[in-house]
Context: one part of a larger RNA
Order: sequence, then structure tokens, then C1' cells
RNA sequence: GAUGAACGCUAGCGGCAGGCUUAAUACAUGCAAGGCGAGGGGAUAGCAAUACCACCGUCGUACGGGUGCGUAACGCGUAUGCAACCUACCUUCUACUGGGGGAUAGCCCGGGGAAACCCGGAUUAAUACCGCAUAACACAGCGGGGUCUCAUGGCCUGGUUGUUAAAGAUUUAUCGGUAGAAGAUGGGCAUGCGUCUGAUUAGCUAGUUGGUGCGGGUAACGGCCCACCAAGGCGACGAUCAGUAGGGGAGCUGAGAGGUUGAUCCCCCACACGGGCACUGAGAUACGGGCCCGACUCCUACGGGAGGCAGCAGUAGGGAAUAUUGGGCAAUGGAUGAGAGUCUGACCCAGCCAUGCCGCGUGCCGGAUGAAGGCCCUCUGGGUUGUAAACGGCUUUUAUCCGGGAAGAAGAGUGGGGAUGCGUCCCCAUGUGACGGUACCGGAUGAAUAAGCACCGGCUAACUCCGUGCCAGCAGCCGCGGUAAUACGGAGGGUGCAAGCGUUGUCC
Repeated sequence: GAUGAACGCUAGCGGCAGGCUUAAUACAUGCAAGGCGAGGGGAUAGCAAUACCACCGUCGUACGGGUGCGUAACGCGUAUGCAACCUACCUUCUACUGGGGGAUAGCCCGGGGAAACCCGGAUUAAUACCGCAUAACACAGCGGGGUCUCAUGGCCUGGUUGUUAAAGAUUUAUCGGUAGAAGAUGGGCAUGCGUCUGAUUAGCUAGUUGGUGCGGGUAACGGCCCACCAAGGCGACGAUCAGUAGGGGAGCUGAGAGGUUGAUCCCCCACACGGGCACUGAGAUACGGGCCCGACUCCUACGGGAGGCAGCAGUAGGGAAUAUUGGGCAAUGGAUGAGAGUCUGACCCAGCCAUGCCGCGUGCCGGAUGAAGGCCCUCUGGGUUGUAAACGGCUUUUAUCCGGGAAGAAGAGUGGGGAUGCGUCCCCAUGUGACGGUACCGGAUGAAUAAGCACCGGCUAACUCCGUGCCAGCAGCCGCGGUAAUACGGAGGGUGCAAGCGUUGUCC
């Protein structure tokens, strides 16, 4: 000097930021991911339209949010590569969107169960599901030509054979659907270099190292997996083992070199009660999805069931220690929808805390009988506190009260007018604020509402008296205290910082 700090004493206000560093301990309660329908259906309300509800379907739930357990690793950082890859939604372009079928949830009926829920029968729809038709710049097989490369080959071009698609809606000009090409975005994989400590860890390794196999598998290369063959591969330039640890941008410190840290914010990684597994999907081996095993908790009619806050609040526990079971979707962003809109503990705000940084205030001018009181002394007196007070005048930041009162709002939608072939665009009006009657502005009142903390032997700015008597105590180091202690305790005085001041911990 710094701090995600804590503790002691003290405390007026505002702005901005930060706030479980410990038990990745256990969690009551609420909320945190829904949206849409133009499919069929149902109870209730309604004359109806419609609202509402689950089901089916579709998009999303792989984002956003949390945590740092694990990980010393291609995890991260950086630089390259993929002639070895994928990419829903979005953008541009091309072509198409023909004609059929069979079910199933829901509903209804019946049954079982304490419940969770389950079983049977009948029946119904779709942009759900399944054939058929059509078919290429797509895919697969076989040829040809050109061109390029270090290259197994890549790219371009055209031939032939085969394979593969679709879905409609009503508001009638919009929203969709299918196939393909290109782009954008996001990801996957590989490689060089860098990335903590220990040798009181010296040897480690059998899918281990390499090869063959149009092998299997993958979006894709690869011992990723498998069969066979060979015996390799790594290591004092530290393998293996053990310990510790998420990495980076960056933060702190320092003249720098360096040391140290990895809170907040941003990027990457890992995890979601512990372990394992796959399904769905463009994408997960999926925090608020599924299955199995385990530990724990809860319900039970004892037969059987339910659960996962390292989301936001909140509770218990642990701890020196870390906040509200708040408001709002007004803004920004996200999901969905044609849109209006709906949802959004992301986010925007408010609350709590001197935790930090910054700013403001606690008054200003005059005022000497240098008052009283305190303290000190060489004590009829003097010094000091001290212009300090009293007293006179002034101001009103702040405080209290009264009044006015934002920006953040651009839109979208609706209405009117105009332009345009349409999509759409322009103008006018209307209209939308949680914060909040907040910030801010004006007025009234009156010095009124506002100073502490540590230190005073040297380092180190600041000195005397009393008490104590190696006691009680102080102390960062040197050291003070055994009868005049500037070092202990108190007082007066002084010094330094100041809404803070000290102490402790940690880093340089």
C1' cells in the first nucleotide's frame, strides 16, 4: 500500500459498488419454463361468440441462472490444422407441396388401489403416424474428361443405374410444409508451445506401442472397440506415484524484474444427493427429464408410494463472519405466437449492512473583565486551557415542514391521412413507468439535527502532575516498572487521522 474481511469504541447524510472465503452439509414454504393451435373432446359460466381445463400435436425446456466437488488434463491459454466433421431456428437462392390408409390419447362404460396411479372394453381427430406417386445441383454404385496438390486424393464437369420428400390453416394475402445449394452462427476433433510441489516417489506400461483388416462403431479421424501379427512405447529435458489446485482475461504490490491472488465482471471447463446408464433430439449422456443401485428424508390403510435449493428468497447447522420468505415485467434480453399477448427470482428496481471508494455537513465573522472552573508553578501572584466560552451580528448546505415535479418511452397496437403492384413505408393523433410523488427545483423555520478514535521513551508528530513501587501492568522491536516512571493507571495539556479511528488475520 491492499483486502469479498472480522473484532473493539464511535456514528449525521448522499452517490456508486460489494455482501456464506466455513458444511459440494441437511432442507419446511412460495416462486424460478413455458408458449401456441386455425386438431378432436369435456365440466362450468354465457342466448351465442368466447373464456377456462386437461389430452394430443408443435416449438422451447442443451439458453438463461448456480456452484468450484472433481480435474495437473489438449482442462485452460496461445498458435495452427481438418484433403477427417455436424449445425434446429436465421439470411439468400432453386425446385416442389399430388393422391390414399390404419390407429391412438382424450371423452364414455366397467374394474382395481389408502394413495401414487393402473387395467379392460367401446369410440374419435390432426401440421401425430404409415404406404403410394413424383425426384435432383442430394445420396450410393460404375465409367469418362479437365484441373490442382507433398498426398491416401481434393475440386470442377458431364454420363449411366439405383435410392430418398411433403401439411396444412383462415384473416385471402399471409403464416406454414418438403428436398437441395450457399451463407451466417454455434459446436466437434487433431497438433506445436506454455501451465504448482515432492527423488525421503526411479523405474512405469498388455489395448500397453505399432501394423494388417474396404472389420465394427461415430457427424467425423483414431486401440475408440474387435480379430490376427510384431514387440514395442514412456522415463533424470523427471516417466510413474503422491500431494495440492478449476484455467484465462485480469486484481494487488513493486522503480522494474518479480512475488502473490483468481471475490465481483467477461471467456472456457467441470458438476447438479453419491455412482452408473442410455432414451428423445439439430444439439444432452440433460440442475427444476427418464431408468437402475446406494445413502438420507417424508407419506402409508403396511400391500406400496413420494423427494433432491451448488436457481431467487428463506430455515437449521457450521463459523470470527456475509442481506428481504420485497416490487415489477416500465426498460434491456430470452422462450413462444402471424399478431395482440402470455411466461421470465434472467433482468430492472427497492430493503438490510460504514464492507469499500467518492462527495457533503457538523457553521461563519466579530468578541479580553484574557470571566468562572480545571491543570501546572518559583504560589498576595503567574502560566495554560483560550477567541475557546459568554455576548453581538450573519448564513441555511444539511435537518424538519409546505408546494411543484422529471428523464429513463423507443415501440407495438388502435384510429385517421398519404405513398406503393404487393410486402411495406411516411405523417398525425391516441397510448405504455415497478422504481416514485423518488431524483431534482422553489419556499418557510432556526445554529438550529450532527465528533469520535488512537497515540504522546526512541524508531515516530506530540509533556507535565498525581497514584503505584520488579507490584499492578505495558510491549511491533529496543525495552519500561525495585519511592520523584514524559514507557504502568488517572488527570490536564498536546499530536495524528476523521464518520470514522484503532486492533487482528492475509498478500506484496

Predicted 3D model of a 508-nucleotide part of an RNA (small-subunit ribosomal RNA, 5' domain) from an uncultured bacterium. The prediction has a mean pLDDT of 84. The RNAcentral record of the full RNA draws on Greengenes.